Overview: Predicted 3D model of a 112-nucleotide RNA (Guanidine-I riboswitch aptamer) from a Gammaproteobacteria bacterium. The coordinates come from a structure-prediction model, not an experiment, and the mean pLDDT is 76. Its Rfam family is "Guanidine-I riboswitch aptamer". Rfam describes the family as follows. This family represents a conserved RNA structure found upstream of the ykkC and yxkD genes in Bacillus subtilis and related genes in other bacteria.
């Protein structure tokens, strides 16, 4: 100097907007049905790389088992238990769904 690994998934949440439910309001009017409202608190529904939890996987360490053996070493392969899985400030602008969004584009430009 270069090159690889630092990961993937469920669940929750901050957060979103309005297909659908509720709500609401206006026709019509016993009721139902139709349209509008999201500056309607909510259900359903999206939803974090830099959020919380977990599971899987990855790396270390130990140790069960086999080998050869006096010790003690070494190892294909199994099982078990711990431990780590760092750091991370970020636009405008597009793109997807009905529609937005801390979702994607993106650990992206950019900055330090």
């Nucleotide at each position: 100097a270069a090159a690889a690994u630092a990961g993937a998934u469920u669940g929750c949440u901050a957060g979103g907007g309005u297909u659908c439910c509720g709500a609401u309001u206006u026709g019509u009017u016993u009721a139902a049905c139709a349209a509008g409202u999201g500056u309607c608190u909510g259900g359903u529904c999206c939803g974090a790389g830099a959020g919380c939890a977990g599971u899987c996987g990855a790396c270390c360490u130990g140790u069960c088992a086999a080998a050869u053996a006096g010790a003690a070493u070494u190892u294909a392969c199994u099982a078990c238990a711990g431990g780590u899985u760092a750091c991370a400030c970020g636009g405008a602008g597009g793109g997807a769904u009905a529609a937005a969004a801390g979702c994607c584009c993106g650990g992206g430009a950019g900055g330090u």